This is a predicted structure of a 98-nucleotide RNA (SAM riboswitch aptamer (S box leader)) from a Crocinitomicaceae bacterium. The sequence was found by an Rfam model in a public genome assembly. Its mean pLDDT, the model's own confidence on a scale to 100, is 82. The source organism's lineage runs through Bacteria, Pseudomonadati, Bacteroidota, Flavobacteriia and Crocinitomicaceae.
[in-house]
RNA sequence: AACUUAUCAAGAAAGGUGGAGGGAUAGGCCCAUUGAAACCUUAGCAACCCCCAAAAGGGAAGGUGCUAAUUCCAAUUAAAUUAGAAUAAAGAUAAGAG
Numbered sequence: 001a002a003c004u005u006a007u008c009a010a011g012a013a014a015g016g017u018g019g020a021g022g023g024a025u026a027g028g029c030c031c032a033u034u035g036a037a038a039c040c041u042u043a044g045c046a047a048c049c050c051c052c053a054a055a056a057g058g059g060a061a062g063g064u065g066c067u068a069a070u071u072c073c074a075a076u077u078a079a080a081u082u083a084g085a086a087u088a089a090a091g092a093u094a095a096g097a098g
Stems, first nucleotide, its partner, number of pairs: 003096006013042005021031003025075001027073002043067003047064003050059003071090001077086001
């Protein structure tokens, strides 16, 4: 890399270094020199594991993860247009298994 299961309408940013890209994707629409990515520090969130609890619920010590926009929207069903908390695929994350 690939496999299985679950979730993806909630939540949560400041500073330093850096110096032009970023939002997975050849579309759209956005974010960005009033400072992108990346790295560091501190803080925070609570999805999964975990901890407390009979449960509802709570915690944030520990392992991951995350902290613009619903996974930003669309993509397949599906078609000229429009609509819809639809659905598929893809992707992400976790826990397993190997």